């Protein structure tokens, strides 16, 4: 240090971005561009709390 396929955000109140992906538009076709969409309950167990991705603790890579 561990959060979406990848790279990273996320100040205790049911998680966002960029790239990638899917669909539509555009094109003779591709790319670019525009619009829309899907995808993670956050490494694991326990604790604190009305409520934990965020705090504490043990493990794990």
């Nucleotide at each position: 240090u561990g959060u979406a396929g990848c790279u990273c955000a996320g100040u205790g109140g049911u998680a966002g971005a960029g790239c990638a992906c899917u669909u539509g538009c555009c094109u003779g076709a591709c790319a670019u561009g525009c619009a829309a969409g899907a995808g993670a309950g956050c490494c694991u167990g326990a604790g604190u709390u009305c409520a934990a991705u965020g705090c504490u603790u043990a493990g794990u890579a």
Molecule: transfer RNA
Organism: Heterocephalus glaber